[in-house]
RNA sequence: GGAGCAGGCCAGGCAACCGCGGCGCGCAAGCGUCGAGGAAAGUCCGGGCUCCUUCGGACACGGCGCCAGGUAACGCCUGGAGGGUGCAAACCCAUGGAAAGUGCCACAGAAAAUACACCGCCUAAGCGCCUCGGCGCCGGUAAGGGUGAAAAGGUGCGGUAAGAGCGCACCGCGCGGCUGGCAACAGUCCGCGGCACGGCAAACCCCGCCGGGAGCAAGACCAAAUAGGGGAGUAGGCAGGCUUUCGGGCCUGCACCGCCGGUCCCGAGCGGACUCCCGGGUAGGUUGCUAGAGGCAGUCGGUGACGGCUGUCCCAGAUGAAUGGUUGCCCUCGACAGAACCCGGCUUACGGCUUGCUCCGACC
Repeated sequence: GGAGCAGGCCAGGCAACCGCGGCGCGCAAGCGUCGAGGAAAGUCCGGGCUCCUUCGGACACGGCGCCAGGUAACGCCUGGAGGGUGCAAACCCAUGGAAAGUGCCACAGAAAAUACACCGCCUAAGCGCCUCGGCGCCGGUAAGGGUGAAAAGGUGCGGUAAGAGCGCACCGCGCGGCUGGCAACAGUCCGCGGCACGGCAAACCCCGCCGGGAGCAAGACCAAAUAGGGGAGUAGGCAGGCUUUCGGGCCUGCACCGCCGGUCCCGAGCGGACUCCCGGGUAGGUUGCUAGAGGCAGUCGGUGACGGCUGUCCCAGAUGAAUGGUUGCCCUCGACAGAACCCGGCUUACGGCUUGCUCCGACC
């Protein structure tokens, strides 16, 4: 100097004047104070909060999926394991189960999983022919070639008619033990097994865990208008029994209909008719509404995510919906972009500054 990897920070500044929204003070005029983001975005996950009879079971549906931890929770984060990419710094992975079952594996190929062998190799054994060289049949083989993304362990020696874990050695693989680790897993220390049967579960499925629904237009309060709503008490159909002042009353069981916000399911529960009482809740207004899993600093624990303690600060809350405009000065001349109940994440958009690290080249 070039190329790259990982992280952190900032988000034009100052002043004057005129405006806008909230809050406080003031009789008022007015004064004081606060006033968008790292993503306020996509609304993709997780929670808080609110309402709904989320009661249990069964079935169904959906999500997640190596291990340990963090957290209110998560599909997020941290640390680790295994696999992969890169020379490296580093980065990526829906990464449980394929000896529970079913299914699929295009094209090519003999064959895509019960090895049914195209070319090739062999002719020992058996049969036939023979000009005694051989030929044919019946067969053997999976070493070599070929196909494919993938072909049923690899190399070597022995062995054989030719071959083959057929036998052996080494490597690989599986199972068990041992050692280390909380674990995932690793070591390859020991033993056993000639190998015990390819891939796909983002195919069905199996296993484990999680999930009630709707959402601030939730919900609550005040309250013009319209429609009917809520609570309490008593009772109904059928059958049986008891009792009676013969009007009826009581008990038990059964049945029907509706609701139960995934279900033509089961159980539990609520409701059915009449009477009495309370009124109702649209427009509009108030509230929910911003002090919170809050920020900052210090300290302690932890590899870390994070947690504990102490101190300190208050930092938008609108509802036709504010957060702006003009001027001046300065600089490195300013990207993406605007809250709407709140919070934790992820993803996407985007300008600049900076730190550490890796690789390459040149010079000393």
Molecule: Bacterial RNase P class A
Organism: Woeseia sp.